[in-house]
Molecule: transfer RNA
Organism: Candidatus Shapirobacteria bacterium
RNA sequence: CGGGGCGUAGUUCAGAGGUAGAAUGCACGGUUUGGGACCGUGAGGUCGCCCGUUCGAAUCGGGUCGCCCCGA
Numbered sequence: 001c002g003g004g005g006c007g008u009a010g011u012u013c014a015g016a017g018g019u020a021g022a023a024u025g026c027a028c029g030g031u032u033u034g035g036g037a038c039c040g041u042g043a044g045g046u047c048g049c050c051c052g053u054u055c056g057a058a059u060c061g062g063g064u065c066g067c068c069c070c071g072a
Stems, first nucleotide, its partner, number of pairs: 001071007010024004018055001026042005048064005
């Protein structure tokens, strides 16, 4: 320098044009003598960033940043 993959909750990951989810963790409550396990409720997200397409973008297009892989 060229090509490819990934970037979404604290963490690990779904979501392939129509109001952002799960598991785990966290907070509170129940249960227990207490803890763990279990059950219930809740908080937590400018979907890396910018621009564009569209009535509507996490999703499509362009650029850019970071990480990883391949090639030169």